[in-house]
RNA sequence: GACGUAGGCUGCGCGGCCGCGGGGGAACUUGUUCCCUCGAGGAAAGUCCGGACACCAAAGAGCAAGGACGGUGGGUAACGCCCACCCGGGGUAACCCGCGGGAAAGUGGCACAGAAACAUACGGCCGAUGGCGCGGUCGGGCUCGCUUGCGGGUUCGGUCGCGAACAGGCAAAGGUGAAAUGGUGCGGUAAGAGCGCACCGGCGCCGCGGUGACGCGGCGGCUGGCUAAACCCCGUCCGGUGCAAGGCCAAGCAGGACCGUCAACCCGGCUCGGCGAGGUCCAGGUAGGCCGCAAAGACAGAUGGUCGCGCCCGACAGAAUCCGGCUUACAGGCCUACCGCGAGA
Numbered sequence: 001g002a003c004g005u006a007g008g009c010u011g012c013g014c015g016g017c018c019g020c021g022g023g024g025g026a027a028c029u030u031g032u033u034c035c036c037u038c039g040a041g042g043a044a045a046g047u048c049c050g051g052a053c054a055c056c057a058a059a060g061a062g063c064a065a066g067g068a069c070g071g072u073g074g075g076u077a078a079c080g081c082c083c084a085c086c087c088g089g090g091g092u093a094a095c096c097c098g099c100g101g102g103a104a105a106g107u108g109g110c111a112c113a114g115a116a117a118c119a120u121a122c123g124g125c126c127g128a129u130g131g132c133g134c135g136g137u138c139g140g141g142c143u144c145g146c147u148u149g150c151g152g153g154u155u156c157g158g159u160c161g162c163g164a165a166c167a168g169g170c171a172a173a174g175g176u177g178a179a180a181u182g183g184u185g186c187g188g189u190a191a192g193a194g195c196g197c198a199c200c201g202g203c204g205c206c207g208c209g210g211u212g213a214c215g216c217g218g219c220g221g222c223u224g225g226c227u228a229a230a231c232c233c234c235g236u237c238c239g240g241u242g243c244a245a246g247g248c249c250a251a252g253c254a255g256g257a258c259c260g261u262c263a264a265c266c267c268g269g270c271u272c273g274g275c276g277a278g279g280u281c282c283a284g285g286u287a288g289g290c291c292g293c294a295a296a297g298a299c300a301g302a303u304g305g306u307c308g309c310g311c312c313c314g315a316c317a318g319a320a321u322c323c324g325g326c327u328u329a330c331a332g333g334c335c336u337a338c339c340g341c342g343a344g345a
Stems, first nucleotide, its partner, number of pairs: 001341001004338007012310007020039009041316001045327002048325005053242004060272004066238005071085005086100001087098004101233002106231002108227003122174001124170003129167002132163015182200006201223001203220007246291004255282005266274002
């Protein structure tokens, strides 16, 4: 110096005129006028979490259902949030991502291809051992011939060689696939295989380090998978409804039926337990204010219009009880730190 990564701030400015909502003050014509002052956001949005507060309610325990979270440690009123770290993946890195417990509780799924995907042999390789065939050789039995110790035939046993591939052995090489009894290499074997060995992965045990997740090292047997943002299991947490909550005043009337102090209704569902005089249905009448509600505090809901100058030519966009977060949107401008690259001192 330009790029990248993480975080933060701002988000039209100045002036004049007219016009809005709240508060205060003054004058009076008692509903008008004037003066002063305050007046949208970082997300006010989504209504997604957690609370304050309110009622159920005088107040509790348990269970079921449902929902949420899911590596470890910490923060917080709390959380599904935030911080740090661990593991896995991406990136040269700063850094980013993760529905991160369990497949040995169970049930599912792995299409197609391929012989075979919880199990297997299509095509192949071997055939040492057993058996089959051919032949050699040694011995025995039987038999024939004869030159009386030689030869031939047949059969049994041992042994050797060859042949084919029956019994049997194999899962190494080949094909298919995302994945095929952990991978690569060497030895060994009849041919093979962790069968043995070396180096890795996985699993188990031991030692050391760490609060811990876990990491490092050593030893060992030689070892079939994946999937739970599939159902599920395990662990932890969670009453319900919500400001149209709720409280007060005003107005206005007309009751009827059934149930109920042997406990109804009610306490989100159920059980225990509690409370305790009204409750349910039908019909009629009334419905205006105040509080909740504030330094903006409206209640059909306030910031607008216009002119001039400047220049960032003006982004996303408007509170409605209030806070802590998350998620989404955002033209332009500014700042800080870090990584790698280039150049100079």
About this RNA
Bacterial RNase P class A from a bacterium, 345 nucleotides, folded computationally. It matches the Rfam family "Bacterial RNase P class A". The family's RNA type in Rfam is ribozyme. Gene Ontology terms of the family: ribonuclease P activity, tRNA processing and dimeric ribonuclease P complex.